RNAcentral holds the sequence, with entries from ENA. This is a predicted structure of a 75-nucleotide RNA (transfer RNA) from a Clostridiaceae bacterium. It matches the Rfam family "tRNA". Rfam links the family to the GO term triplet codon-amino acid adaptor activity. The coordinates come from a structure-prediction model, not an experiment, and the mean pLDDT is 82. The organism belongs to Clostridiaceae, within Bacteria.
């Protein structure tokens, strides 16, 4: 320069055309004298960017960015 991979909640990652989801962590409450630990509720996302196709897009085509890999060059 060319191939391929992942990109979703603070974090780990799951969903592959119709509802954004789990565990951890956060909050609050209750249980304990307290802390941890349990349980209950809750709160948090332009689904990397941009266009497209579609009745409907995280999810399917283009492009583009960022991080890993493989190869090709140059020295």
């Nucleotide at each position: 320069g060319g191939g391929g991979a992942u990109g979703u909640a603070a974090c780990u990652c799951a969903g592959c055309g119709g509802g954004a989801g789990a565990g951890u962590g956060c909050u609050a409450c209750a249980c304990u004298g307290g802390c941890a630990g349990u349980g209950u509720a809750g709160a948090a996302g332009u689904c990397g960017a941009g266009g497209g196709u579609u009745c409907a897009a995280a999810u399917c085509c283009c492009u583009u960015c960022a991080u890993c890999u493989c190869c090709a060059c140059c020295a």